Record summary:
This is a predicted structure of an 84-nucleotide RNA (c-di-GMP-I riboswitch aptamer). Its mean pLDDT, the model's own confidence on a scale to 100, is 85. The sequence was found by an Rfam model in a public genome assembly. It matches the Rfam family "c-di-GMP-I riboswitch aptamer". Rfam's curators write: GEMM was predicted in a large-scale screen for bacterial structured RNA regulatory elements. Rfam links the family to the GO term cyclic-di-GMP binding. Of the family's consensus pairs, 95% are formed in the model.
RNA sequence: CUCAGAUAAUAGCAAACUUGGCAAAAGCCAAGGACGCAAAGCCACGGGUCUAAAGCACUUCUGCCAUGAUAGCCGGUUGCCGAA
Numbered sequence: 001c002u003c004a005g006a007u008a009a010u011a012g013c014a015a016a017c018u019u020g021g022c023a024a025a026a027g028c029c030a031a032g033g034a035c036g037c038a039a040a041g042c043c044a045c046g047g048g049u050c051u052a053a054a055g056c057a058c059u060u061c062u063g064c065c066a067u068g069a070u071a072g073c074c075g076g077u078u079g080c081c082g083a084a
Base pairs, nucleotide, nucleotide: 005081012037013036017032018031019030020029021028022027035072041077042076043075046074047073048070049069050068055064056063057062
């Protein structure tokens, strides 16, 4: 230095739900709240997933479509501490 992630230390994030706001929706933001997280830091330029306003197709129902969203799905990338 690498692997190894602990019943160690220090710091951190915050699911569901509630209230308020934004959005067509998915979802996001703020406050409260903790299910969990060793990257639950960052990246939506790779894959996946969600939504479908506008657009296209259709007589209608509806279908397709990301330019919308998700990093707490995988992936990429940077990084604190540190025992057997």